[in-house]
Molecule: small-subunit ribosomal RNA
Organism: uncultured Magnetococcus sp.
RNA sequence: AGAGUUUGAUCCUGGCUCAGAACGAACGCUGGCGGCACGCCUAACACAUGCAAGUCGAACGGCAGCGGGUCCUUCGGGACGCCGGCGAGUGGCGAACGGGUGAGUAACACGUGGAGACCUGCCCUGGGGUGGGGGAUAACAACUGGAAACGGUUGCUAAUACCGCAUACGCCUUACGAGGGAAAGAUUUAUUGCCCGAGGAGGGUUCCGCGUCGGAUUAGCUAGUUGGUGGGGUAACGGCCUACCAAGGCGACGAUCCGUAGCUGGUCUUAGAGGAUGAUCAGCCACACUGGGACUGAGACACGGCCCAGACUCCUACGGGAGGCAGCAGUGGGGAAUAUUGCGCAAUGGGGGAAACCCUGACGCAGCGAUGCCGCGUGGGUGAAUAAGGCCUUAGGGUUGUAAAGCCCUUUCAGUGGGAAAGAUGAUGACGGUACCCACAGAAGAAGCCCCGGCUAACUCCGUGCCAGCAGCCGCGGUAAUACGGAGGGGGCGAGCGUUGUUCGGAAUUAUUGGGCGUAAAGAGCGCGUAGGCGGCUUUUUAAGUCAGAAGUGAAAUCCUCGGGCUUAACCCGGGAACUGCUUUUGAAACUGGAAGGCUUGAGUCCGGCAGAGGGUGGUGGAAUUCCCCGUGUAGAGGUGAAAUUCGUAGAUAUGGGGAGGAAGACCAGAGGCGAAGGCGGCCACCUGGACCGGUACUGACGCUGAGGCGCGAGAGCGUGGGGAGCGAACAGGAUUAGAUACCCUGGUAGUCCACGCUGUAAACGAUGAGUGCUAGUUGUCGCGGGUAUCGACCCCUGCGGCAACGAAGUUAACACGUUAAGCACUCCGCCUGGGGAGUACGGCCGCAAGGCUAAAACUCAAAGGAAUUGACGGGGGCCCGCACAAGCGGUGGAGCAUGUGGUUUAAUUCGAUGCAACGCGAAGAACCUUACCUGCUUUUGACAUCCUGCGAAUCUAUAGGAGACUAUGGAGUGCCUUUCGGGGAGCGCAGAGACAGGUGCUGCAUGGCUGUCGUCAGCUCGUGUCGUGAGAUGUUGGGUUAAGUCCCGCAACGAGCGCAACCCCUACCUUCAGUUGCCAUCAUUCAGUUGGGCACUCUGGAGGGACUGCCGGUGUUAAGCCGGAGGAGGGUGGGGAUGACGUCAAGUCCUCAUGGCCCUUACGGGCUGGGCUACACACGUGCUACAAUGGCGACUACAAUGGGCAGCGAUCCCGCGAGGGGGAGCUAAUCUCCAAAAGUCGUCCCAGUUCGGAUUGCACUCUGCAACUCGAGUGCAUGAAGUCGGAAUCGCUAGUAAUCGUAGAUCAGCAUGCUACGGUGAAUACGUUCCCGGGCCUUGUACACACCGCCCGUCACACCAUGGGAGUUGGUUUUACCCGAAGACGGUGCGCUAACCGCAAGGAAGCAGCCGGCCACGGUAAGGUCAGCGACUGGGGUGAAGUCGUAACAAGGUAACC
Repeated sequence: AGAGUUUGAUCCUGGCUCAGAACGAACGCUGGCGGCACGCCUAACACAUGCAAGUCGAACGGCAGCGGGUCCUUCGGGACGCCGGCGAGUGGCGAACGGGUGAGUAACACGUGGAGACCUGCCCUGGGGUGGGGGAUAACAACUGGAAACGGUUGCUAAUACCGCAUACGCCUUACGAGGGAAAGAUUUAUUGCCCGAGGAGGGUUCCGCGUCGGAUUAGCUAGUUGGUGGGGUAACGGCCUACCAAGGCGACGAUCCGUAGCUGGUCUUAGAGGAUGAUCAGCCACACUGGGACUGAGACACGGCCCAGACUCCUACGGGAGGCAGCAGUGGGGAAUAUUGCGCAAUGGGGGAAACCCUGACGCAGCGAUGCCGCGUGGGUGAAUAAGGCCUUAGGGUUGUAAAGCCCUUUCAGUGGGAAAGAUGAUGACGGUACCCACAGAAGAAGCCCCGGCUAACUCCGUGCCAGCAGCCGCGGUAAUACGGAGGGGGCGAGCGUUGUUCGGAAUUAUUGGGCGUAAAGAGCGCGUAGGCGGCUUUUUAAGUCAGAAGUGAAAUCCUCGGGCUUAACCCGGGAACUGCUUUUGAAACUGGAAGGCUUGAGUCCGGCAGAGGGUGGUGGAAUUCCCCGUGUAGAGGUGAAAUUCGUAGAUAUGGGGAGGAAGACCAGAGGCGAAGGCGGCCACCUGGACCGGUACUGACGCUGAGGCGCGAGAGCGUGGGGAGCGAACAGGAUUAGAUACCCUGGUAGUCCACGCUGUAAACGAUGAGUGCUAGUUGUCGCGGGUAUCGACCCCUGCGGCAACGAAGUUAACACGUUAAGCACUCCGCCUGGGGAGUACGGCCGCAAGGCUAAAACUCAAAGGAAUUGACGGGGGCCCGCACAAGCGGUGGAGCAUGUGGUUUAAUUCGAUGCAACGCGAAGAACCUUACCUGCUUUUGACAUCCUGCGAAUCUAUAGGAGACUAUGGAGUGCCUUUCGGGGAGCGCAGAGACAGGUGCUGCAUGGCUGUCGUCAGCUCGUGUCGUGAGAUGUUGGGUUAAGUCCCGCAACGAGCGCAACCCCUACCUUCAGUUGCCAUCAUUCAGUUGGGCACUCUGGAGGGACUGCCGGUGUUAAGCCGGAGGAGGGUGGGGAUGACGUCAAGUCCUCAUGGCCCUUACGGGCUGGGCUACACACGUGCUACAAUGGCGACUACAAUGGGCAGCGAUCCCGCGAGGGGGAGCUAAUCUCCAAAAGUCGUCCCAGUUCGGAUUGCACUCUGCAACUCGAGUGCAUGAAGUCGGAAUCGCUAGUAAUCGUAGAUCAGCAUGCUACGGUGAAUACGUUCCCGGGCCUUGUACACACCGCCCGUCACACCAUGGGAGUUGGUUUUACCCGAAGACGGUGCGCUAACCGCAAGGAAGCAGCCGGCCACGGUAAGGUCAGCGACUGGGGUGAAGUCGUAACAAGGUAACC
């Protein structure tokens, strides 16, 4: 410090996720030791038991118990407080500290800094005093009530308990005269107490400034409320309380209300700023079962005190009582989860005491827990046959791995034995026989967890087969998974490792540091203006902000730093720094602010001009539509893609004249003008707002922005009343359509218009808030001015203000913006923070309503987006091509048959191919074989390969059984190489054992190879350079041209490669060479090129020539080229072939072959027989033959080419009507042979189901073959079906082509309408590119990229989830009014009661009980507010591999889309 994830790729925006650190944690697996820390985060839930606050006999009366002593004794014991002491009691001090918890509290509670009207036991300092009296009371005793708790009556008694009197320096009150107020002694010879007032220290109370969570869907709150006066009260100020008076006080700088929360030092994180947090330690606060209350006291409204009320628990004799672990342990409960009913007061600290001492669950220690941090160990060295085993393997090896074993050492920790501290200033040690030290034994007792697809370090095998599972995000898994599970190996950390949860970080993803708003989320529709914020030049002053110095404070601990102590570290100790803050004070005066004054440039006023659809009111004119009247006139009009509804013979449409009425303003008109925006358009008048130009007279900062607020605000809509020509939601009809609640047509109501009033929204857009300043230009245009020139208007130069276009710098993700900024800056306002849910719900405000404004959450997704790029696509555009259409010729689709396919059937009808690009395809030929399928029989090292053993040469052959495979039994017969003559070897056969063979079994979506297709289309790329942030672009686009990315020109491109073309083959012409089996002009010869002869010609097959837009003219840009012409056998690639770029279709083929993986192994292998692949209601493809006269039949008779032939072609000859048979010359082929070419010509038939057509069937044959039944081909005779030119639709072909005619070949025993070749005869048409199909280039749009066979929307149906409404219902909380009124203090009363003082007494003073009053907790009644739970039913929303209906959007998305 970043990374992954939106896309085909890119840049940006933006969310989600990860790597880090941390924790009072929990869970899973694992677990050796020690040190230091920490340990109920949940139920402030309930608590059994024990302990946690006592102490003082030196305050007192005393003596229950213990020990001692003395006395008495009936030896059982009793008496005496005499001594040590001391239960209970009186009294004093403490118990308000220490310890716990965080419920409440949003507050002067806390933090920080101040203030003054206060209190203060014990302690310290100094001053003064301590005299003299009095009356009671517990304990105790007696009697007595009660179950108990606890009492009652009578009697006795002490004090440092209580009460007067005296005294009063200082103290308090005061009207300044005066008045008031103390004390305690004890023991004993020295102390310590006590009282008064003063001061201090420490502690406490109160007040104030500032700081301190969220919600405005909480906007108004307040009656002791705010202030004053008198009084009361308090330690003390104060509405703290009370009476009266006044009517204030708080609040947008957020009152009130609601929710949440103890606050802080700090802690975690972070570069910092921040954010989160408030365990342990420390400071403060609050609380002590819940609520209320006071008492005592220096201090409490009191955790282990009291009273009352309430809930709960316990005891009870039912009358009544007792209790409060949020002290330490512990229990139950809750929970994912948090410890011992331990030891000790030895230390530190606290209470009491003169002290000894007592008390102390504070504390010091120990126990439990890997909860955390830190340290240590589980061994070290050597050791290669790199052991065995495991795993992988290309079978060689690699790896685990020096790892182990083995050998040599060591002993930390743990263990055993022995010794033994510091902590303790004199004594006292829980820890503890602990730390530590010594000795001993032995490698001995001690390693796991997570991960290995990317992020992210680490890879293989097996299993599984969208299953099981994984997953933080992206995503893995559908038969070769580095992603699941196991294993081997590896990586990381290590007594731990992972997971989960939470916080910060990364996240500049709330942006102060440090973000944005044209199109990504985001500028309010526009203005006026309040508060607020900000503000021109200059002088003086002030000192609030600001800056500097000083002082105080900022507790300690923590963090940082320097040292020190535990063996180190964690941890602990000491010093420093820091604590960024607050307060006080001294000073400075530039800047901001305040005060006073001046100025003119900002702003405004004035004067003179000027443009304009700026606004309002009234009036007025013409064109057009419609309607009405009259005339002319006749059959249609209207409308559409085409129609119909509609109008019209009752006279329409058309046309002429007249009239009515409403609305809108042609031309001018413009990128034009005006306005803040919405918006504004005939003409005239009136009223009225603003801008601009020129002048420079005046004011003197008067300014900018603007939360709330107020106003304006298109259209639609609403209300009331008018108006209504045209247009026209709704509606009706006609069409279209599968449907058509639409688009189109005919009608047509609201509305559109006017007046008044509402509504307040728009894609209210420049998707761009307002203002000011600054930063190159060019051009057009509108308004005004100046200059020059002119008769004048222009043109031209120039200033200001608008509206536009292009562009420097700069900006921007890009597109783009660019003095009218989206540039550079400042000021102010508004707004944004992933998509969906949703601009929705609820609440509130507004509205007559419709609805508007404000505005969430649950849940859900990993994206949603912007700009640009390359493609693909478009019922987008432009250019161009192709038998693509058109123009033609001939077919298919109808018939019969052949053949292939689908389907069906079957035991099997083997398998594959399936739009073009499967279907006379694999198959260049299924009767057996082929053959892969079915039935049955049969075989198991096998039909085939290699290796081993035994026997035998091989081989030939016979018989029997069987459907055959095969089985059984014989016969004949021995070879080759070598030899040491025993044998061995090669090859073959038989038998045997196992390794293995075998598989047309699966996967063409694991593959190679081969092939099809787009397409013989003209394209596809690269290097360097340049442009762009980048994907990419450029080149390859453009202007011409071509069959062509063919060539030329231009050009930030210049070159190159694969394609095109050419080079290759055939063919057309010529030359040359060579003439046999070919040929024959000349010579001779023959039936015959038969023979001699010849090689001129034909032909054959070698080598060459020839054609290149080369020449001429025109055209074109002087080019490339095109057009025409000449010459030429051939002319513009002459014709044909071979040749198929980068790629596409997971195209086809595992059944040609090869091959990974999987599967079968007496079978899914092998052999055989028979059957099947040939089935047949049907459907389709491809063909053949036809329907006839351009023909059939008969007769006659010319002219080809390519090919084939020895298990072959087979002549002549003979036989048969024929297929064919017999026989066989010749030929291994330019020699012989297949071989006859056919269309042709002549004659006949005369338009018919025929002399067309030949299916089907019968009979008889031929050939091939082991065998023609299923199931071959052919022949003869007989039979003579459909069919009379083929619906919708559809195919081929542009010249030696189509059409037509025959011929040959491969396969093959036989079988051809198929296929592949060959030649004969030989056309028609192409205006042209609008349309259909396919393709190429450029451009455009795109929400597509699996790429339009794309994407995608809504209803409905189903499942699940969260949520709104909902008659109501349940609960919490709160407000108001009223009722009740415990305890308590206060006030009143006090006739009952009372020791101290007064008084001789009566009595008084004073006090108590009781009673009364107001206050008040709990409780109750009634009415609201608010929050939450449940709720029949209901609304929409979200999610969910393969549901329904349509097709809305994305292309002109087929009616442009959207608000």